[in-house]
Small-subunit ribosomal RNA, 5' domain from an uncultured bacterium, 539 nucleotides, folded computationally. It matches the Rfam family "Bacterial small subunit ribosomal RNA". Its family is annotated with ribosome and structural constituent of ribosome in the Gene Ontology. RNAcentral holds the full RNA, with entries from Greengenes. Model confidence (mean pLDDT): 85 of 100.
Context: one part of a larger RNA
RNA sequence: AACGCUGGCGGCGUGCCUAACACAUGCAAGUCGAGCGCGAAAGGGGCUUCGGCCCUGAGUAGAGCGGCGGACGGGUGAGUAACACGUGGGUAACCUGCCCUCGGGUGGGGAAUAACCCAGGGAAACUUGGGCUAAUUCCACAUGACAUCCCGGGCCCACAAGGGCUUGGGAUCAAAGCUGGGGACCCUUCGGGGCCUGGCGCCUGAGGAGGGGCCCGCGGCCGAUUAGCUAGUUGGUAGGGUAACGGCCUACCAAGGCUGCGAUCGGUAGCCGGCCUGAGAGGGCGGACGGCCACACUGGGACUGAGACACGGCCCAGACUCCUACGGGAGGCAGCAGUGGGGAAUCUUUGGCAAUGGGGGAAACCCUGACCAAGCAACGCCGCGUGGAGGAUGAAGACCCUUGGGUCGUAAACUCCUGUCGGACGGGACGAAUGCGGACGGAGCGAAUAACUCCAUUCGCUGACGGUACCGUACGAGGAAGCCCCGGCUAACUCCGUGCCAGCAGCCGCGGUAAUACGGGGGGGGGCAAGCGUUGUUC
Numbered sequence: 001a002a003c004g005c006u007g008g009c010g011g012c013g014u015g016c017c018u019a020a021c022a023c024a025u026g027c028a029a030g031u032c033g034a035g036c037g038c039g040a041a042a043g044g045g046g047c048u049u050c051g052g053c054c055c056u057g058a059g060u061a062g063a064g065c066g067g068c069g070g071a072c073g074g075g076u077g078a079g080u081a082a083c084a085c086g087u088g089g090g091u092a093a094c095c096u097g098c099c100c101u102c103g104g105g106u107g108g109g110g111a112a113u114a115a116c117c118c119a120g121g122g123a124a125a126c127u128u129g130g131g132c133u134a135a136u137u138c139c140a141c142a143u144g145a146c147a148u149c150c151c152g153g154g155c156c157c158a159c160a161a162g163g164g165c166u167u168g169g170g171a172u173c174a175a176a177g178c179u180g181g182g183g184a185c186c187c188u189u190c191g192g193g194g195c196c197u198g199g200c201g202c203c204u205g206a207g208g209a210g211g212g213g214c215c216c217g218c219g220g221c222c223g224a225u226u227a228g229c230u231a232g233u234u235g236g237u238a239g240g241g242u243a244a245c246g247g248c249c250u251a252c253c254a255a256g257g258c259u260g261c262g263a264u265c266g267g268u269a270g271c272c273g274g275c276c277u278g279a280g281a282g283g284g285c286g287g288a289c290g291g292c293c294a295c296a297c298u299g300g301g302a303c304u305g306a307g308a309c310a311c312g313g314c315c316c317a318g319a320c321u322c323c324u325a326c327g328g329g330a331g332g333c334a335g336c337a338g339u340g341g342g343g344a345a346u347c348u349u350u351g352g353c354a355a356u357g358g359g360g361g362a363a364a365c366c367c368u369g370a371c372c373a374a375g376c377a378a379c380g381c382c383g384c385g386u387g388g389a390g391g392a393u394g395a396a397g398a399c400c401c402u403u404g405g406g407u408c409g410u411a412a413a414c415u416c417c418u419g420u421c422g423g424a425c426g427g428g429a430c431g432a433a434u435g436c437g438g439a440c441g442g443a444g445c446g447a448a449u450a451a452c453u454c455c456a457u458u459c460g461c462u463g464a465c466g467g468u469a470c471c472g473u474a475c476g477a478g479g480a481a482g483c484c485c486c487g488g489c490u491a492a493c494u495c496c497g498u499g500c501c502a503g504c505a506g507c508c509g510c511g512g513u514a515a516u517a518c519g520g521g522g523g524g525g526g527g528c529a530a531g532c533g534u535u536g537u538u539c
Base pairs, nucleotide, nucleotide: 001535002534003533004532005531008384009383010382011381012380013379014377015376016342021340022339023338025337026336027335030068031067032066035065036064038062043056044055045054046053047052075295076294077293085219086218087217088216089215090214091213094212095211096210099208100207101206102205103204104203105202106201107141109139110138111137116131117130118129119128120127121126147172148171149170150169151168152167153166154165155164156163157162177200178199179198180197181196182195185194186193187192221267222266223265228258229257230256233255234254235253236252237251238250239249240248270292271291272290273289274285275284276283277282297318298317299316300315301314320331321330322329323328348374350373351372352371356370357368358367359366360365387417388416389415390414397408398407399406400405421479424473425472426471427470431465435461436460437459438458439457441455442454443453444452482528483527484526485525486524487508488507489506493523494522495521496519497518503510504509
């Protein structure tokens, strides 16, 4: 874990081990108007020739272009016996968006396209053509450090190809803007711009942090009733490809490479930190939590991107399901809940972003089935209660009996008391301030008493859980005990019934007329206790 009987409360955990079987429905990844161009409607108001028009709603809703995120987080264990994992190393063979530190730059142009409008096709999903337009979209030019390549010089390293530093010349390669504040001056289409100042960005380079790729030593299953295996196979040369080494790929050349220290083949299996057991050595396991890997209907493929060959992206094929106007389309819960099915067996179609964390945003904030909580289940562990004290040579009743009595048994009644838990009523949190907004003051920056950033003080706001925990008040023993066993092992004995029957049983074995061994029987006893037994599994 499941099953049987039983069941009062709480805390903390845990909960499809089987069909990686199929899935209805809802939700689980968005966000930015401080990158950009468009831009409604209802409603309200006014006018009207009753067609409509204007104002507001509102530059709102909305979609579109663009950016960042969708490679994280969450699930599962199918595959995998492998550098997958663990551990220790290597990379002079490599990459790294966002973040941090430091340096330099951000000039002047051009073009396209969605949205939108027009026309068309389609049942739909959608789609075709024409026209217009913006940008932090795209393109070329300028500048040119680093880098790369070519031609030279010097120094230091290295296991080799080679690496690092420095220096001269040549060739190639960058960028994007948005926004806050401001006195004078200049331009202005009166919107704004130049100029000054701050913030966020953009380009380029160096370093860092964190993350990753690749390579190697060693280590961890079973079978020899699997003994031979191998053609990109093993190595070389040249080239391609990659961020990068490499037979990774291609051509050519050579004939190698692995294997009894178990190759190949077959079976089984995600690996580890750990968990269980044990005095240890060892054995078993890998559920929850954490790290790594692999997978996302099945198989294959690439695109975009710093990062994927991408669970809720794309394309192709297949199986399955659904829609269809039969031409054609749509889908993928091993996300959270939930359904059917399988099974001995495993939960709510809950609440909230208050906290922690994540994505976007300057921020307010938005999103977040991650998460935090609540719900269900004695599934586990732990805690508590079901009352306490007194009370008879001992009621009634039951059972046993040698008929004397014995036992249940201080047990009950009865008296006094307590008030946990549950129920009622009242108060009522921590988790929340270092978060968010405002005010005043100070510091930095600055021409500035703007703005912005930081600090201190102060005020306000924010809680799903939850009117919960906790505290208090009154009432009152009131609502709360079962299960297994009693032949030996093994703790606990008698009566009746039954008569090798009915039955029990883990082993030995009980039962055929006095059965401590059978019986949903009676009494008594033993052991555990909100559990107790059984079965399964491990040591």